This is a predicted structure of a 1472-nucleotide RNA (small-subunit ribosomal RNA) from Erythroxylum williamsii. It matches the Rfam family "Bacterial small subunit ribosomal RNA". The sequence is in RNAcentral, with records from SILVA.
RNA sequence: AGAGUUCGAUCCUAGCUCAGGAUGAACGUUAAUGGCAUGCUUAACACAUGCAAGUUGAACAAGAAGUGGUAUUUUCCUGUGGCGGACCGGUGAGUAACGCGUAAGAACCUGCCCUUGAGAGAGGAACAACAGCUGGAAACUGCUGCUAAUACGCCGUAGGCUGAGGAGCAAAAGGAGGAAUCCACCCGAGGAGGGGCUCACGUCUGAUCAGCUAGUUAGUGAGGCAAUAGCUUACCAAGGUAAUGAUUAGUAGCUGGUCCGAGAGGAUGGUCAGCCACACUGGGACUAAGACAUGGCCCAGACUCCUACAGGAGGUAGCAAUGGAAAAUUUUCCGCAAUGGGAAAAAGCCUGACAGAGCAAUGCCAUGUGGAUGUAGAAGGCUUACGGGUCGUAAACUUCUUUUCUUGAGAAGAAUCAAUGAUGAUAUCUGGGGAAUAAGCAUCAGUUAACUAUAUGCUAGCAACCGCGGUAAUACAAAGGAUGCAAGCGUUAUCCAGAAUGAUUAGGCGUAAAGCAUUUGUAAGUGGAUUUUUAAGUCCACCGUCAAAUCUGAGGGUUUAACCCUAGACAGGCAGUGGAAACUACCAAGUCAGAGUACGGUAGGGGUAGAGGGAAUUUCCGAUAGAGCAGUGAAAUGCAUAGAGAUCAGGAAAAAAAACACUAAAAAUGAAAGCAGUUUGCUAGGCUGACAUUGACACUGAGAGACGAAAGCUAGGGGAGCGAAUAGGAUUAGAUACCCCAGUAGUCCUAGCCGUAAAUGAUGGAUACUGAGCGCUGUGGGUAUCGACCUGUGUAGUGUUGUAGCUAAUGCUUUAAGUAUCUCGCCUAGGGAGUAUGUUCACAAGAAUGAAACUCAAAGUAAUUGACGAGGGCCCGCACAAGUAAUGGAACAUGUGGUUUAAUUCGAUGCAAAGCGAAGAACCUUACCAGGGCUUGACAUGCUGCGAAUCCUCUUAAAAGAGAGGGUUGUUUUCAGGAACGUGAACACAGGUGAUGCAUGGCUGUCAUCAUCUUACGCCGUAAGGUGUUGGGUUAAGUCGCGCAACAAGCGCAACCCUCAUGUUUAGUUGCCACUGUUGAGUUUAGAACCCUGAACAAACUGCUGGUGAUAAGCCGGAGGAAGGUGAGGAUGACAUCAAGUCAUCAUACCUCUUAUAUCCUGGGCGACACACGUGCUACAAUGGCCGGGAUAAAGAGUCGUGAUCCCGCAAGGGUGAGCUAACUCCAAAAAUCCAUCCUCAGUUCAGAUUACAGGCUGCAAUUCGCCUGCAUGAAGCCGAAAUCACUAGUAAUCACCAGUCAGCCAUAUAGCGGUGAAUUUGUUCCUGGGCCUUGUACACACCGCUCAUCACACUAUGAAAGCUGGCUAUGCCUGAAGUUGUUACCUUAAUCGCAAGGAAGGGGAUGCCGAAGGCAGGUACUAGUGAAUAGAGUGUUCAUAACAAGGUAGUCGUAGUGGAAGAUGUGGCUG
Repeated sequence: AGAGUUCGAUCCUAGCUCAGGAUGAACGUUAAUGGCAUGCUUAACACAUGCAAGUUGAACAAGAAGUGGUAUUUUCCUGUGGCGGACCGGUGAGUAACGCGUAAGAACCUGCCCUUGAGAGAGGAACAACAGCUGGAAACUGCUGCUAAUACGCCGUAGGCUGAGGAGCAAAAGGAGGAAUCCACCCGAGGAGGGGCUCACGUCUGAUCAGCUAGUUAGUGAGGCAAUAGCUUACCAAGGUAAUGAUUAGUAGCUGGUCCGAGAGGAUGGUCAGCCACACUGGGACUAAGACAUGGCCCAGACUCCUACAGGAGGUAGCAAUGGAAAAUUUUCCGCAAUGGGAAAAAGCCUGACAGAGCAAUGCCAUGUGGAUGUAGAAGGCUUACGGGUCGUAAACUUCUUUUCUUGAGAAGAAUCAAUGAUGAUAUCUGGGGAAUAAGCAUCAGUUAACUAUAUGCUAGCAACCGCGGUAAUACAAAGGAUGCAAGCGUUAUCCAGAAUGAUUAGGCGUAAAGCAUUUGUAAGUGGAUUUUUAAGUCCACCGUCAAAUCUGAGGGUUUAACCCUAGACAGGCAGUGGAAACUACCAAGUCAGAGUACGGUAGGGGUAGAGGGAAUUUCCGAUAGAGCAGUGAAAUGCAUAGAGAUCAGGAAAAAAAACACUAAAAAUGAAAGCAGUUUGCUAGGCUGACAUUGACACUGAGAGACGAAAGCUAGGGGAGCGAAUAGGAUUAGAUACCCCAGUAGUCCUAGCCGUAAAUGAUGGAUACUGAGCGCUGUGGGUAUCGACCUGUGUAGUGUUGUAGCUAAUGCUUUAAGUAUCUCGCCUAGGGAGUAUGUUCACAAGAAUGAAACUCAAAGUAAUUGACGAGGGCCCGCACAAGUAAUGGAACAUGUGGUUUAAUUCGAUGCAAAGCGAAGAACCUUACCAGGGCUUGACAUGCUGCGAAUCCUCUUAAAAGAGAGGGUUGUUUUCAGGAACGUGAACACAGGUGAUGCAUGGCUGUCAUCAUCUUACGCCGUAAGGUGUUGGGUUAAGUCGCGCAACAAGCGCAACCCUCAUGUUUAGUUGCCACUGUUGAGUUUAGAACCCUGAACAAACUGCUGGUGAUAAGCCGGAGGAAGGUGAGGAUGACAUCAAGUCAUCAUACCUCUUAUAUCCUGGGCGACACACGUGCUACAAUGGCCGGGAUAAAGAGUCGUGAUCCCGCAAGGGUGAGCUAACUCCAAAAAUCCAUCCUCAGUUCAGAUUACAGGCUGCAAUUCGCCUGCAUGAAGCCGAAAUCACUAGUAAUCACCAGUCAGCCAUAUAGCGGUGAAUUUGUUCCUGGGCCUUGUACACACCGCUCAUCACACUAUGAAAGCUGGCUAUGCCUGAAGUUGUUACCUUAAUCGCAAGGAAGGGGAUGCCGAAGGCAGGUACUAGUGAAUAGAGUGUUCAUAACAAGGUAGUCGUAGUGGAAGAUGUGGCUG
């Protein structure tokens, strides 16, 4: 310090996630030791048991025990008295508060302690304990009697308090000691420490809490308190508080600090320390220096316990412990030795405070689990390309050491004059023994350090995010290895950081989330230039304080460290004192540059109220005329012989309403919405000129006010045209739409409401500054001029192009989205949702404000490359058009689907499967089925035994096979044996047309013989990418010129190759024959001219020419030429695409079978048959068929072959067998054509299916299942619906011939060969496919894309909701405990006064005010549970296709009515 994740890729925006640190933690797993810390975060839930506050005999009374003691002895106990139980300890429920924190203040109190002053005189009366009696189960209580004090009264005095004074109120105690003396007591003054009170500032969230307040705010009198005070009360006034957030609701103890962070800050408040609050819940006072009291009292309530049912007792949020609740937190321990506390004169006593130990890896720190040597790189594991590699110097072995551990011995210090140690079997030190006793956890696809084999097969599972797993998983599981940390490791939870993702430091708002529709203006914020004053802000110096601990720098102690100790300290906060005066602020003065006012001009659809105007439309009236009109893609509804439409005329202006053509312009004007015929009245603002006047009067602007398109609402008018709704006609699968005929609200006016729009420049307002070019509007000035034009120069607006700059890019650019300042508004992932609820506004429709649960890892912006578009432009192709011939109908052949079957083997399935693999299924082939066999195998290699191998015969069997018999040996040799072959046995292995073409190679198809596909360097861009390759021409072509930030190059194109077409040269046999002879015959002689054949060469290149084009490339025409613009045909197939096809050609990885999925054999099947499709053949006839005759090819094959000739047969064929290893012989006859006969338009002399019989050939075999022949039979079919295929010249069409495979053949197929031989196109509107450019996109699996809404069902979680049931609470009323206080004089009383009666004073009772809990009422607010019907989200299904392309009616915003649903329509706006 960053990283992963949106996309085909890119940049950005934005969220989610990770790496770090931390914890009072928990869980999983593992575990050697020590030190130091920490340990109910949940139920402030309930609590058995024990302990946690007593002490004092030197205050006092009585008693008991011990003792020799009846001593002024010692000890114990009960009670009175004193002091302490207000400290310590616990907890965090309540509390948003003067509770806490910081800094101050004045009207107070203070036991014990310290300092200091003065004192303690004189008298008296009781009550406990105790004794007796009595009640009660108990707790406890009543009556009578006795008694002491440092207990309690009274008198006097001091001091004090109140008061002007007079006067009033009003103290004391002794004890110990032989004594000095000490400890107590009372009244003052001062101090220290402690406490009470007041105030300034700070202290969480919500405005969907906006008003709150009646002792409330202030005053006076009185009361009250330690003290101030509405603290209380009577009267009087009506205040007080709040947008700087009152009140209310929720949450919460606050702080020093702690954790994180570079910091600013964020989170937190456990342990330790300070403060506060509480003590079962609520209320209350008493006592006291101090309490409204944790181990005190009274009352009420809930709960628990005891009970003899009358009544009593209790409070662990003290230490332990128990139950419960929980993911979760310890011992019913030891000791007062230390520190501290209580009382005491002290010793001693008490102390669950504390000091310690125990339990827990809960945390931090420290130590160890051994060190060295050691390659046969052991064994073993894992892996392997079988060679090895790795665990690995690791182990073993050898040697060394002993921290820890174990055993044994010795044994301190920590404490004071002495004594006293829980801890403690302590720490530490020392001796001996022996490597002995001690390693796990997580991870290993990326982020993120670390990889292989096995198993599994979208299963099991993993996962923080992206994601992994569908048969070759580095992602699951386990293994080997590796990496990280280590007595721990990992997971979970929470906090901070990363996150500049709430931005003060330090973000944004044209299009990503985000500028209010606009404007006026209040509070508030900010504010021109000059000179003074003050010193609030600001700056400087000093001082006080911010407890200790912590943090931090230094030093020291424990072997180190954690930990502990010591003395220091920065920064910062608050307060005080003194100074400075630049800036802000304040005071004062004057100034004119900002801003106004007055005056003069000026432009304008600025506003508002009137007046009058013409064109068009519709209606009405009249006339002419007579059949249609209107409407559409095409129609229909509609109007019309009752006279439409068309044309004409408007009656003394026939009627009406609405809107104002041209001018008219990215022009004017207004704050925006908006604003347009002419004219009049009233009226606002702008600009400009000169310079008179005011003198900062300014800018922005939360709340607030005003205005605010269209639609809509209310009331009254109006209603021509248009026109939601509605109705009808079409279209359509449907059509609640688009189109058409009608048409109501509405649109218009008046008066009010509504308050919203894509109210947009998607850009808030103000001020200043910053290059240029070209316009337009208004206005001013200069020169010049009769004027216009022209030239120069200001200002206010309004456009455009673009530099710098900015921006993610697009783009913006003096009208900023640049550079700066001020100020307001708004944003913080997407969805849920602008929804719910609440509130305000509105007549309503609705508007404004405005969430959450839940869900997802993205949603989004700009730009790029593709692909696509019922977008555009250009171009090409038998793509269409123009033609020719066909298919689709029939029969048959063949292939496929389907069905059937024991099996109908398998593959190929749009174009690009279907006469395809198969250039040939009767057996074989053959992979399928049934049955019969076999198991080292039908086939290969290795080892071994025997035998030559071979051959012949028989039995059985469907065959394979099984069994039996017979005969006879070879070749080589180094004599052991070997080679080949057969056979037997055991093992390694063979074998598979078994699976996966989505694991693969190779081969092939397709786009497509389309013209494209790329690279290097340079340049442009943040980048993906672009440029080149685009442009204007041209070409069959990215073919070739020209231009150009490109310049070169590669694979493709073309050419090079083969065949055909012409010629030359050469060669003439088996081919040829002009000349000379010759024959039946090129048969022979002779020949090399011709034909032909083979080889080599020539020829064609837009080369020449006219035109055109740009003087180019080229194109058009012509000449010559056998051939002319690629001469014709073939081979040749770029980068990629389709997970295209093939594991059944072959090869191959992995899986699978192994007496079978291998292999042998016989028979069957691949040939089935209601049907559907493809490809063909033959036809339907006269351009024909049949009979007879005659003529003319090319290219091929042949010795297990082809087979002449002759004979036989109607024929298929049979017999014979010459020639030919092929320019020689043979297949072989070419056919269509031509001549000629018959048929005469018919289901025929067309057509030939089907069937019967008789034959032939091949073959071991012809039934399933071959071909051919003869005779007989003679089906459908008379040119084929929708639709569709091929073809541009020697082509289509038509006619025969040949070959491969092959015993034969289902060949009408396939591949070749020649004969005859057309028609049409000089075009690109349309269909289809392709290429280039451009445009749009929400697509990228790329339109077979993406995507919206309803409905129905199922599941999941959630919201909201009429209501129902609870809880809590403000308010009013009733009742009213304890208790303070007041009243009363009913009862009563030791101290005092009085001679007495009696008084003062007290107690009890009664009673008034207040008053907790309880009850009642109706209501409000909040909250919990439930809840019919309902909403959105996620997954699958139904119906349509609204959006994205012109998405097939451009989309969208506001609004209205409407429709199963998306939606469609009206009206106004926007361009996104």

Lineage of the source: Eukaryota > Embryophyta > Mesangiospermae > Erythroxylaceae > Erythroxylum.